Molecule: transfer RNA
Organism: Thermoplasmatota archaeon
RNA sequence: GGGCCUUUGGGGUAGCUUGGUAUCCUUCGUGGUUUGGGACCACGUGACGUCGGUUCAAAUCCGACAAGGCCCA
Numbered sequence: 001g002g003g004c005c006u007u008u009g010g011g012g013u014a015g016c017u018u019g020g021u022a023u024c025c026u027u028c029g030u031g032g033u034u035u036g037g038g039a040c041c042a043c044g045u046g047a048c049g050u051c052g053g054u055u056c057a058a059a060u061c062c063g064a065c066a067a068g069g070c071c072c073a
Base pairs, nucleotide, nucleotide: 001072002071003070004069005068006067007066010026011025012024020056028044029043030042031041032040049065050064051063052062053061
């Protein structure tokens, strides 16, 4: 210098090919249950790496950039 892959709540993860309310587990909060705690049950909080483009609509398609990794030279 060239090519490819990855990036989603505090942690982990599905969804991307085929655009249409972002899934589940865990953590955390509240309530129930208990003499109390744990366990269990119910409810809730919380995310698409950044910037731009296309579109009625973008996690998804396109471009650039950032971070990490692999291959070639």